Annotation
This is a predicted complex of two RNAs, RNase P RNA and transfer RNA, with 397 nucleotides together.

RNA sequence: AAGGCGGGACGUUCCGUCGCCCCUCGCAAGAGGGGAGGAAAGUCCGGACAGCAGAGGGCGCUUCCCUGUGGAAAGCACAGAUGGGCGUAAGCUUAUGGCCAGCGUAACAGAAAAUUACCGCCCGCAAGGGUAAGGGUGAAAAUGUGAGGCAAGAGCUCACAACCGGCGGCGGUGACGUCGUCGGGGUACGCACCGGAGGGCUGCAAGGCCAAAUAUACCGGCAGAUGAGGACGGCCCGUCCGAUGCCGGGGGGUAGGCUGCAUCAGAUAAAUGACGGAGACCCGGGCGACCGGGUACGGAAUUCGGCUUACAGUUCCGCCUUUUUU
RNA sequence: UGUCGUAAGGUGUAAUGGCAGCACAACUGGUUUUGGUCCAGUUAGUCGAGGUUCGAAUCCUUGUACGACAA
Numbered sequence: 001a002a003g004g005c006g007g008g009a010c011g012u013u014c015c016g017u018c019g020c021c022c023c024u025c026g027c028a029a030g031a032g033g034g035g036a037g038g039a040a041a042g043u044c045c046g047g048a049c050a051g052c053a054g055a056g057g058g059c060g061c062u063u064c065c066c067u068g069u070g071g072a073a074a075g076c077a078c079a080g081a082u083g084g085g086c087g088u089a090a091g092c093u094u095a096u097g098g099c100c101a102g103c104g105u106a107a108c109a110g111a112a113a114a115u116u117a118c119c120g121c122c123c124g125c126a127a128g129g130g131u132a133a134g135g136g137u138g139a140a141a142a143u144g145u146g147a148g149g150c151a152a153g154a155g156c157u158c159a160c161a162a163c164c165g166g167c168g169g170c171g172g173u174g175a176c177g178u179c180g181u182c183g184g185g186g187u188a189c190g191c192a193c194c195g196g197a198g199g200g201c202u203g204c205a206a207g208g209c210c211a212a213a214u215a216u217a218c219c220g221g222c223a224g225a226u227g228a229g230g231a232c233g234g235c236c237c238g239u240c241c242g243a244u245g246c247c248g249g250g251g252g253g254u255a256g257g258c259u260g261c262a263u264c265a266g267a268u269a270a271a272u273g274a275c276g277g278a279g280a281c282c283c284g285g286g287c288g289a290c291c292g293g294g295u296a297c298g299g300a301a302u303u304c305g306g307c308u309u310a311c312a313g314u315u316c317c318g319c320c321u322u323u324u325u326u
Numbered sequence: 327u328g329u330c331g332u333a334a335g336g337u338g339u340a341a342u343g344g345c346a347g348c349a350c351a352a353c354u355g356g357u358u359u360u361g362g363u364c365c366a367g368u369u370a371g372u373c374g375a376g377g378u379u380c381g382a383a384u385c386c387u388u389g390u391a392c393g394a395c396a397a
Stems, first nucleotide, its partner, number of pairs: 001322010012279007020035006037297001041308002044306005049203004056237004061199005066080005081096006097194002102191005118135002120131004143161006163184009207259004216250001218249006229241003280295006327396007336350004344380001352368005373389005
């Protein structure tokens, strides 16, 4: 210098004039103060708060699952462990509790996809049996190499190596690593089961208050004193009330306001803007003075912690690779 | 504002994670004097992007579009 990786910060500024929303002061005119974001967005997680049941137990359902720390919790953050994938590298990415006794799946191809024999090899007159070394199929074929062994073969046996498990030593808070020793041999994925942790359900159109209004006329179906149904949440236990309740058709009344609602943004469908000048940055034209154009994504609605997604451009820090020079 | 749902040819819809079908429509040809009917054939699709998997319409994440309900 070029290319790249990781982590941040900013994301138009100032002045003038005229406006918009809220608050305070003022009889009024008016004066003073405040007025969008890093994501206010998506509503993907988890809370606060509110109602439903005032306390409790059980069942069910549901979410998460390597380790440590933080956290109210989280599909949360930070740091780390092991295996796989990508990259020359910096680094990025993905998976992960236990049980392997139960159940399921492994399409097509292939003999065989989990107790495998199509060809081949061996025994045998044949029937049949043995055999996973070799062939081919597939995403995946029963650990690899060598030797012994055998009718032919094979972890059948042995040596070395790989994998899995137990025990012990050492290091680490831990996941785990490493060394030694002993043992093992049909895979992968999912479900179920077990264990641990979180969650009762519904959401501010929750809910509270005031005002207004009132008819369940009629028809059909179902359940019900052997207790329906309600208070009362998915269910049960438990306590109380208890004769009507539910569904469909059809019909009637009302359909306004305040609050919830904010720590100087804040609502009756919802303010946060426009113009002019100067500066900054970018693009185009011009040798130049300069001229023209543009300034991303987006827009609070009860509120908080996260995640994800969108974003013109500017800028800082750390690191890697290549080339050149010293 | 909140809570949910759906997306597959032009339209309506099937499909345990294993070759994306069916009907109607459209188009071409045949039959007919012509049109229709009928017969033969053709075109055309899993909303976009990532991930898991040997393999995704299906499972997971995220975005987009459309719809429903609650005063």
Rfam match: Bacterial RNase P class A.